Model confidence (mean pLDDT): 75 of 100. This is a predicted structure of a 103-nucleotide RNA (Glycine riboswitch aptamer). The sequence was found by an Rfam model in a public genome assembly.
[in-house]
């Protein structure tokens, strides 16, 4: 199931951040900055295991500035990327076929 989620394809929409020097232009090179929305890294609660304690003991349950694991983002880092426009990119919308149960 009047077809979710999801990935793919097409169309539309869709940010940020720059100066100087190299005789002169530069999208090139260098210096010093800057940006977050490709990709990548980091983590909160919850949860799991353990430890300690209360419940006389076991189980269970409750407690803890406790340890470890797990742990999302547009938060954070800025490795990568970017820093005129254009293009492209996260995300969003519409359409398409695929697919078949979760959101």
């Nucleotide at each position: 199931u009047u077809g979710a989620u999801a990935a793919c394809c097409g169309c539309g929409u869709g940010a940020g951040a720059g100066u100087c020097u190299g005789u002169u232009u530069a999208u090139c090179a260098g210096a010093c900055g800057c940006c977050g929305a490709a990709g990548g890294g980091g983590c909160a609660a919850a949860c799991g295991u353990c430890c300690g304690g209360g419940u006389a003991g076991c189980c269970g349950u409750c407690c803890g500035u406790g340890a470890c694991g797990c742990g999302a983002a547009a938060c954070u880092c800025u490795c990568a990327g970017g820093u005129u426009c254009c293009c492209g990119u996260a995300g969003c919308g519409c359409g398409g076929g695929u697919g078949g149960a979760c959101c």